This is a predicted structure of a 1385-nucleotide RNA (small-subunit ribosomal RNA) from an uncultured bacterium.
The coordinates come from a structure-prediction model, not an experiment, and the mean pLDDT is 85.
Rfam family: Bacterial small subunit ribosomal RNA. Gene Ontology terms of the family: ribosome and structural constituent of ribosome.

RNA sequence: AGAGUUUGAUCCUGGCUCAGGAUGAACGCUGGCGGCGUGCUUAACACAUGCAAGUCGAACGAAGCGAGAACUAAAGCGCAAGCAGAGGUUCUUGACUGAGUGGCGGACGGGUGAGUAACGCGUGGAUAACCUGCCUUUCACAGGGGGAUAACAGCUGGAAACGGUUGCUAAUACCGCAUGAGUCUCUUUUGUCGCAUGACGGGAGAGGGAAAGAGAAAUCGGUGAGAGAUGGAUCCGCGUCCGAUUAGCUAGUUGGAGGGGUAACAGCCCACCAAGGCGACGAUCGGUAGCCGACCUGAGAGGGUGGACGGCCACAUUGGGACUGAGACACGGCCCAAACUCCUACGGGAGGCAGCAGUGGGGAAUAUUGCACAAUGGGGGAAACCCUGAUGCAGCAACGCCGCGUGAGUGAGGAAGUAUUUCGGUAUGUAAAGCUCUAUCAGCAGGGAAUAGAAAAGAAGGUACCUGAAAAAGAAGCCCCGGCUAACUACGUGCCAGCAGCCGCGGUAAUACGUAGGGGGCAAGCGUUAUCCGGAUUUACUGGGUGUAAAGGGAGCGUAGACGGAAAGGCAAGUCAGAAGUGAAAGCCCAAGGCUCAACCAUGGGACUGCUUUUGAAACUGUCAAACUAGAGUACGGGAGAGGUAAGAGGAAUUCCUAGUGUAGCGGUGAAAUGCGUAGAUAUUAGGAGGAACACCAGUGGCGAAGGCGUCUUACUGGACCGAAACUGACGUUGAGGCUCGAAAGCGUGGGGAGCAAACAGGAUUAGAUACCCUGGUAGUCCACGCGGUAAACGAUGAAUACUAGGUGUUGGGGUAAAGAAACCUCGGUGCCGCAGCAAACGCAAUAAGUAUUCCACCUGGGGAGUACGUUCGCAAGAAUGAAACUCAAAGGAAUUGACGGGGACCCGCACAAGCGGUGGAGCAUGUGGUUUAAUUCGAAGCAACGCGAAGAACCUUACCAAGUCUUGACAUCCCGAUGAAUAGUAGGGAAAUCUAUUAGCCCUUCGGGGCAUCGGAGACAGGUGGUGCAUGGUUGUCGUCAGCUCGUGUCGUGAGAUGUUGGGUUAAGUCCCGCAACGAGCGCAACCCCUGCCCGCAGUAGCCAGCACGUUGUGGUGGGCACUCUGCGGGGACUGCCGGGGACAACCCGGAGGAAGGCGGGGACGACGUCAAAUCAUCAUGCCCCUUAUGGCCUGGGCGACACACGUGCUACAAUGGCGCCGACAGAGGGAUGCGAAGCGGCGACGCGGAGCGAACCCCAAAAACGGCGCCCCAGUUCGGAUUGUAGUCUGCAACCCGACUACAUGAAGCCGGAAUCGCUAGUAAUCGCGGAUUAGAACGCCGCGGUGAAUAAGUUCCCGGGUCUUGCACUCACCGCCCGUCA
Repeated sequence: AGAGUUUGAUCCUGGCUCAGGAUGAACGCUGGCGGCGUGCUUAACACAUGCAAGUCGAACGAAGCGAGAACUAAAGCGCAAGCAGAGGUUCUUGACUGAGUGGCGGACGGGUGAGUAACGCGUGGAUAACCUGCCUUUCACAGGGGGAUAACAGCUGGAAACGGUUGCUAAUACCGCAUGAGUCUCUUUUGUCGCAUGACGGGAGAGGGAAAGAGAAAUCGGUGAGAGAUGGAUCCGCGUCCGAUUAGCUAGUUGGAGGGGUAACAGCCCACCAAGGCGACGAUCGGUAGCCGACCUGAGAGGGUGGACGGCCACAUUGGGACUGAGACACGGCCCAAACUCCUACGGGAGGCAGCAGUGGGGAAUAUUGCACAAUGGGGGAAACCCUGAUGCAGCAACGCCGCGUGAGUGAGGAAGUAUUUCGGUAUGUAAAGCUCUAUCAGCAGGGAAUAGAAAAGAAGGUACCUGAAAAAGAAGCCCCGGCUAACUACGUGCCAGCAGCCGCGGUAAUACGUAGGGGGCAAGCGUUAUCCGGAUUUACUGGGUGUAAAGGGAGCGUAGACGGAAAGGCAAGUCAGAAGUGAAAGCCCAAGGCUCAACCAUGGGACUGCUUUUGAAACUGUCAAACUAGAGUACGGGAGAGGUAAGAGGAAUUCCUAGUGUAGCGGUGAAAUGCGUAGAUAUUAGGAGGAACACCAGUGGCGAAGGCGUCUUACUGGACCGAAACUGACGUUGAGGCUCGAAAGCGUGGGGAGCAAACAGGAUUAGAUACCCUGGUAGUCCACGCGGUAAACGAUGAAUACUAGGUGUUGGGGUAAAGAAACCUCGGUGCCGCAGCAAACGCAAUAAGUAUUCCACCUGGGGAGUACGUUCGCAAGAAUGAAACUCAAAGGAAUUGACGGGGACCCGCACAAGCGGUGGAGCAUGUGGUUUAAUUCGAAGCAACGCGAAGAACCUUACCAAGUCUUGACAUCCCGAUGAAUAGUAGGGAAAUCUAUUAGCCCUUCGGGGCAUCGGAGACAGGUGGUGCAUGGUUGUCGUCAGCUCGUGUCGUGAGAUGUUGGGUUAAGUCCCGCAACGAGCGCAACCCCUGCCCGCAGUAGCCAGCACGUUGUGGUGGGCACUCUGCGGGGACUGCCGGGGACAACCCGGAGGAAGGCGGGGACGACGUCAAAUCAUCAUGCCCCUUAUGGCCUGGGCGACACACGUGCUACAAUGGCGCCGACAGAGGGAUGCGAAGCGGCGACGCGGAGCGAACCCCAAAAACGGCGCCCCAGUUCGGAUUGUAGUCUGCAACCCGACUACAUGAAGCCGGAAUCGCUAGUAAUCGCGGAUUAGAACGCCGCGGUGAAUAAGUUCCCGGGUCUUGCACUCACCGCCCGUCA
């Protein structure tokens, strides 16, 4: 510091999401130790039990207990004296006990955050308006009396709590009296001081008013007063959340003077008087909330939080109240009321954990009914001491922060295992094992603190810490691995299960699910969830915007406010500088220090950006007074204008009425119809009525703030502009609220109503047509007066001022000069182009969207929604203001490439047109669909599947079906054993495959063996026309033989991209020429290749025969020849080369000459970048998946040939341009040894017999046919047509039943030229005629070739289809078979 996500890609706007830090946390998995912290965020919910505030006998009386002394003295002992001494009394004493009176303390400490938007808190002041126990200090004093009362005792009530009554008694308890320096109150006088009220002193007089003792003593107390300290109280300035869909609130309310009250001021309270007070600088109301130091985050400014610690406040079950006291309206005090709980004898009582533990409950969730007063601190006491759940410690919890450990070194046959693999390996991995060490923590044993400065006294604690011995033992998990974001493979799953923070993964090869291996990150933790800040400049003060992305108010006037021209002076509020006070401590930062380090703790410094006081400065802002004229305004002189309002006037046109002429239609439309018209329309002429609007002029002309304004005249009236420079002297700009204006439609009342015309009616159109079109037609449109207040009210651009290159129009005015027009200068308006600059781009550009300033309005993702509710306005319609729930990851702007358009321009193609012949109707052939079937194997599906794969299914082929049969297999490699073969024959069973028996039957050798083959066996494996053409290679089709598709460098653009390749011509062509920020290049086009058309050269058999010769019935038959034809090879020839015209002097086009051929001569091969997830896993190859006694192999038979039907492609026809018979003629290109097969003979014929010749320019297939000649037929279902069927045959073949071809005879179907629709073809073409070949044993109407005869029409581009180029629009880019809206399910 950024990143992901809108698009095919781009730039921008804009939201969403992530990476960081944090937490009083919770949840999941896991868990070794220690230190320091932290721990009910929810129910201010309810609480069992224990403890948390007592202490003082040196204030007091009584009592008890212990001790002592004195007196007395019972039982008892003794004869007695007497002894003894229980008990009693008095006194003394105690560091004893604890009820009571009394004092001090229970107002601190501890808890909680309900309430509170407040002087509550923070900060800074004020108190001249106040109080302050204990403490410190100073001064003075304490004389002498009195009366009670608890305790106690008696009686007595009540269940209890708690009392009642009578009697006794003390005090540092209570009450008079005396004294009283000073104080207080009142009266009076005086000095000094203060911002004011007033404060502080001096003098005089009057009045009120104190005390307590204890103790052996020291001493501790008491009273009055002053001062200090401490603590508190009150007041004030400033700051302190959200909502205006809360705009008005307030009667003790605001103030006065008087009284009361308080520690003290005050409507704090009261009576009276006045009518004020607060509020847009947000009162009142509603919601939420304890505030701060600080904490988290952030670069900062900010934003969020207020748990622990510290300060303040508030509260103590809820509400109210006072008492006591220095202090409370009091957490562990009182009274009352309420709710709840408990006790009860039912009459009545008791209680308050938001103290520490603990319980229930709530909740995702938060601990022990621990130890000690040793320390620190607090209360009481003279003290000892007592009390202290404050506090110090311990326990529980990974809740947080910090520290430590779970070992270290060495160790490669890189072990085993695991995972993966292309099977070679690779990874885990020096990791382990092994060897050598060490001992932090935990465990064991021994010693053993400080914390308490000086004797005793240590909860923590036998703790921290130190020492010793032994042992690698007891101690690692969690999350992640598609991108963001570090980290990849395998298997499983198959839009299922699941994941997911965003984008998104998963539909059979998932680095995204689950598991495993491996890897990455952090580590006693790791993830998730929740929340906050950051990133987010995404509320923008720092630091954003508003032409089109969200966003300028419809316009003006103007209030408050904000801002404001030039010069000089004063003041000092803002501002700046210095000083002082304060800004608590803790925290933060820095330095050095203490716990072994760190966390943590302690010391010092800094900072705390703030507030206050004071001293100064005077530039700027402000303010005061006086002055200026450049802003603004006034007066004066001019001209321009659809500016406004009112009244009047005018002509053209439409309609209507009347009359005339006139006759059958008019009108309307794409075409019609409704409608009007013989009762006389339309048309035309004349006259009249009425309403509305003002042609031409008219113009990116004018005026107005905007809306808007258009015939002419008059009246009234607003504004702007120019000139000149007389006057005022900043009077200005903007403008929240407010007021006014405000198109059209609409509403109200009253008029008016010609035309037009929502609604409505009818006619058309249409699948429908509540529309577009037509015929009618009412509100309305018009006028007057009101209402309404909105528009794409737009320049989608708020107003004002200043500045910043130019050019060119137009409009109003002025100036210079000039005969005039022009030209130049200048002010105001209105346009276009354009530089800088700006902008995401488009674009804007002195009329800014530039550079600056001022003010207002508005925006903050899309949808929901300008909707709902509330309020205001309105007669209503409705307008203004204006949310949320929920939902999406986008919505959007500008520009780019393409595709598309029933957009445009240009061009091409048998695309149409012009023609010729077909298909679609018939029969048959063939392919397909469908149906059927045991099976009718599979694939191909618009063009671009359908006589296609298949250049040929009777078996085979064959992949399908049925039955039979084999299981290392029909085929390949490896191993073991046996055999010598293999193979062939014979016999038997069987449908065959196959099984059984039997016969014949190997090679080499160094003699060890080897080779080859068969059989048997085991397993690796074979095999698969099984799946996936959407995993693939290869091959092919198609657009399309269309003219296109790209690259390098340069240039332009932020970029996607553009340019080049566009433009002007031209071409079959991105073919060529010219121009051009492009210059070049590549793949395509063309050419190079083949065939064909003319000529030449060479060669001359199997071809040819002109001339020469021979021969024959005849024939190049023979000799001979190579001239010709022909064949083969090699050349030439055509290039717009020549001429004329056009064009731009180009490219090129048109015409012509010559030429066999003329402008690419004709044909073929050749197919750019790419598109269609096009076709093919069944040609072949191949990944993955699947089958393995079968989805493999073999065999027999069947099927692929079925048949109601539908479609495609063909053949034959329907006839006379024909059919039939006889006779006669002319090709080319091929094939031939498993072959072509002549002559001859037989058969009506298919064919058979036969076998010459020929591996072929030699022989054969082989007859070419249409054609020509002669003859018959005479328009008919025929002498057309030949289907179908019967009989008899021929040939091939193991075999023609299913299921071949051909022949003869007989039979003789449909069909008389084909609906809608549709196909091919531009010349040797269409049409027509036959011939050959591949494939086969046999089997073409198909396919591939060959020649014969041989046309018609077009020279055009309006339209249909397809294509190319440019351009335009676009919300499409899976690209119009798109996208998308509504309804229904």